[in-house]
RNA sequence: GCGCCACUAGUUUAACGGCAAAACAACGGUCUCCAAAACCGUCGAUUGGGGUUCGAUUCCUCGGUGGCGUG
Repeated sequence: GCGCCACUAGUUUAACGGCAAAACAACGGUCUCCAAAACCGUCGAUUGGGGUUCGAUUCCUCGGUGGCGUG
């Protein structure tokens, strides 16, 4: 340089084009002499611009970042 893949919560992953979900973490509470564990609850996200569409995490396009292959 060329080709391919990925990008969603602090982390790891879900989500036929129609209310973005879960686990762990964090925080609060219950329990306990205290703590841990357990249980209950709370917070928190679609990589950026543009396009298609009544409607985009999803489809298209141009970038960004990372990875893999190849020379």